This record gives sequence, structure tokens and C1' cells, in this order.
RNA sequence: CUCAUGAAGAGUGGCUGAGGGACUGGCCCGAUGAAGCCACGGCAACCGGUUGCGGAGCGACCCGCAUCGUCCAGGUGCCAAUUCCAGCCCGAAUGAGCAAGCAUUCGGGGAAAAUGAG
Repeated sequence: CUCAUGAAGAGUGGCUGAGGGACUGGCCCGAUGAAGCCACGGCAACCGGUUGCGGAGCGACCCGCAUCGUCCAGGUGCCAAUUCCAGCCCGAAUGAGCAAGCAUUCGGGGAAAAUGAG
């Protein structure tokens, strides 16, 4: 840089001691112990194996669906809250307002960040 994914899932102990949830705002978590390190445990997103059905292809094989099919746990990853929510754009409802526009809630898309594969 490109592509894919995110409403699911899964924590105890020890050392230590004040922060943490990327950023900003909000809202949360935290001395009943944050972050970090170590040990053990767990989850199963991607890489991997595999079955049925359908589709495409001359074929290797590819795509879709099957509880996000199912199996494994080697690699990466993960184990508060939807990626905690919003941030930019569009739309809907409601409110007061002459209007422009504003506020709240909801929906869609995007950005950013995260993880994996290349």
C1' cells in the first nucleotide's frame, strides 16, 4: 500500500502500584487494584483441514449457502462495554422557531483506528 472482517466468543493467580478504554469530545472502567511483566488457562476472527447443496469454468480450481456448515488449536490474534458511543456526509421522526438554521433520537454511508492475509 491492497483486500477482508467486526451485534458472537473467551480470565484467574503472582510481581508491581495509577492509570486505562488509539486520537478529540462524551460516557465508562480502576486501591474490591489501572497499565505493564510473568505463569497457567480460555476463545476461535484470519491463515489450515473437511462434508453436502447450488453456481461459474475445458480443467486445476473459484464463488455462494449450510447456526457466520463443521474440525483443529500449529502461526498471528483476542479474553469490560457494538470497533463503548459520536466525530465527516446523507436521510427520517420529534421539538420550539416567520425562516435560515438548531437540538434530540433513529437509520444508511464514509473516515479513522484494530486484526488478519498478501
The RNA shown here (SAM riboswitch aptamer (S box leader)) has 118 nucleotides and comes from a soil metagenome. Rfam family: SAM riboswitch aptamer (S box leader). About the family: The SAM riboswitch is found upstream of a number of genes which code for proteins involved in methionine or cysteine biosynthesis in Gram-positive bacteria. The coordinates come from a structure-prediction model, not an experiment, and the mean pLDDT is 83.